[in-house]
RNA sequence: GGAGCCGCCCGGGUGGCCGCGGCCCGGUUCGCCGGGUCGAGGAAAGUCGGGCCUCCACAGGGCAGGACGCUGGGGAAAUCCCAGGCGGGGCGACCCGCGGAAAGCGCAACAGAGAGCAGACCGCCUUCGCCGAGCGGCUCGCCGUUCUCGGUGGAGGUAAGGGUGAAACGGUGAGGUAAGAGCUCACCAGCGUGCCGGGCGACCGGCGCGGCUAGGCAUGCCCCGUCCGGAGCAAGGCCAAGCAGGAGGCAUGGGCGGCCCGUCCACUUUGCCUCCGGGUAGGCCGCACGAGGCGAGCGGCAACGCUCGUCCCAGAUGGAUGGCCACCGCCCGGUCCUUCGGGUCCGGGUACAGAAGCCCGCUUACAGGGCGGCUCCCACG
RNA sequence: GCCGACGUGGCGCAACUGGUAGCGCACUCGACUUGUAAUCGAGCGGUUCGGGGUUCAAGUCCCCGCGUCGGCUCCA
Numbered sequence: 001g002g003a004g005c006c007g008c009c010c011g012g013g014u015g016g017c018c019g020c021g022g023c024c025c026g027g028u029u030c031g032c033c034g035g036g037u038c039g040a041g042g043a044a045a046g047u048c049g050g051g052c053c054u055c056c057a058c059a060g061g062g063c064a065g066g067a068c069g070c071u072g073g074g075g076a077a078a079u080c081c082c083a084g085g086c087g088g089g090g091c092g093a094c095c096c097g098c099g100g101a102a103a104g105c106g107c108a109a110c111a112g113a114g115a116g117c118a119g120a121c122c123g124c125c126u127u128c129g130c131c132g133a134g135c136g137g138c139u140c141g142c143c144g145u146u147c148u149c150g151g152u153g154g155a156g157g158u159a160a161g162g163g164u165g166a167a168a169c170g171g172u173g174a175g176g177u178a179a180g181a182g183c184u185c186a187c188c189a190g191c192g193u194g195c196c197g198g199g200c201g202a203c204c205g206g207c208g209c210g211g212c213u214a215g216g217c218a219u220g221c222c223c224c225g226u227c228c229g230g231a232g233c234a235a236g237g238c239c240a241a242g243c244a245g246g247a248g249g250c251a252u253g254g255g256c257g258g259c260c261c262g263u264c265c266a267c268u269u270u271g272c273c274u275c276c277g278g279g280u281a282g283g284c285c286g287c288a289c290g291a292g293g294c295g296a297g298c299g300g301c302a303a304c305g306c307u308c309g310u311c312c313c314a315g316a317u318g319g320a321u322g323g324c325c326a327c328c329g330c331c332c333g334g335u336c337c338u339u340c341g342g343g344u345c346c347g348g349g350u351a352c353a354g355a356a357g358c359c360c361g362c363u364u365a366c367a368g369g370g371c372g373g374c375u376c377c378c379a380c381g
Numbered sequence: 382g383c384c385g386a387c388g389u390g391g392c393g394c395a396a397c398u399g400g401u402a403g404c405g406c407a408c409u410c411g412a413c414u415u416g417u418a419a420u421c422g423a424g425c426g427g428u429u430c431g432g433g434g435u436u437c438a439a440g441u442c443c444c445c446g447c448g449u450c451g452g453c454u455c456c457a
Stems, first nucleotide, its partner, number of pairs: 001377010012328007020039008041352001045363002048361005053232004060261004065228005070084005085098005099223002104221002106217002121162002123158012135144004170188006189213001191210008236285004245276007252266004278456002292311008329350006336343002382453007391406004400437001408424005430446005
């Protein structure tokens, strides 16, 4: 100098004019007016995961269904975070993934001989025929074929080699064999198992034995383990205003939502459900002090925890937090100057988005900028 | 604000328990006709909403995003 990896942070400033919402104080002709103070985000978003909270019964049992899944820790909890383990990718910083496939069922198109305790298409080998040549014989143009070679047909052996495929039932070497093969042996890889050592653990290392090989997919069904009752602030509670009831279904109905049990409530001139019709389109609470923010110290590798101090920090309900102008800042492109640090002028850009009960996470969007740590390559010393 | 469903040629829809995507209409060309329509024959047309993952292989299974559509107030 170039190329990259990881973590964290910021994401405009000042002034003027016009305008908006909450609260407090003062005034008021009750319509409002004036002053003070506070007024979006890192994602307020997607609503993906988990809670707080509220109602349904005090939230019960079983089946079904759903979610999650290496180990240890953190956390209220979690499809969250931290540290570690194993596997995969990358030269590397680093990134991605995670129960079980020797419980069972199922799946694998096309190609290929054969695709799940597989399979003889070519090839190799044995053997039996036939044909031809060699070879042998003699009566010399015919016969024979124990032997050799080639071709062809049948029977069989063989998983070394070729070829197909995403995948073909360990790899290399030697022995062995008609040819071959874990058929046998040595080493290596992998599996199971026993012991020893390290680690809380996932797991790792070593030694021995066994049988020679066990394939892939559980983000197919499933098995194992853990957890889960349902709905959601349009939950739900209170006040006010206004109207008109009718039809059908069930006998037991409802809480209870897929089913069963159990239990509670309500009753048969009753209760519940569905549909049609009618009224309202108002106010208050829930609802702003919370797993809260900031700072310091201590413990811990870290996530995080503990203690102390300090702060109060949006609350609308057609929905406030905005618009315009000027100057400055930042970035990009071009021009000119340069003491190579930078400066002048012109033009352009300044994002994504926006609370609606609250909180913790994840994910996604984002003009541009900053800080810290680390890796690789090139050049020079 | 909360909850749910769907997305495949231009349009309307298929595709089983993953196996390499079709049907009808429309469009283009040809035949038939004096000509048009109808009919018959042939053909064109798809990054299966976008991205990533699992798998040998994804329209299908899993995750994230985008878009469209639907439902949900209170009183009697």